RNA sequence: UAUCCAGAGAAGUUGAGGGAAUUGGCCUGAUGAUACUUCAGCAACAGACAUUUUAAUUGUACUGUGCUAAAUCCAACAAGCAAUAGACUUGAAAGAUA
Numbered sequence: 001u002a003u004c005c006a007g008a009g010a011a012g013u014u015g016a017g018g019g020a021a022u023u024g025g026c027c028u029g030a031u032g033a034u035a036c037u038u039c040a041g042c043a044a045c046a047g048a049c050a051u052u053u054u055a056a057u058u059g060u061a062c063u064g065u066g067c068u069a070a071a072u073c074c075a076a077c078a079a080g081c082a083a084u085a086g087a088c089u090u091g092a093a094a095g096a097u098a
Stems, first nucleotide, its partner, number of pairs: 001098004009039005017028003022076004040068003045064003048060003072094001077091004
């Protein structure tokens, strides 16, 4: 700096938690969480290659990452709307990936 409402899971071992942390909610888990391994898949961020006079664009999915419950699961702070609250919208903060 960019993106984060799309997409994509089986097996083996393990054996009780997990959803980043705190709080509150809401989910999820012995019909097997988590972690590791293997295989498979998704995506197209960087590289590579092709396309192009160049750049841009587009494509391939070869290499390096990433990801494969729920929007980053939702909220928290600020603004708008509103008599207030709630709800809703936008932005920020925090976080993740490149």

RNAcentral holds the sequence, with entries from MGnify. Predicted 3D model of a 98-nucleotide RNA (SAM riboswitch aptamer (S box leader)) from uncultured Staphylococcus sp. Lineage of the source: Bacteria > Bacillota > Bacilli > Staphylococcaceae > Staphylococcus.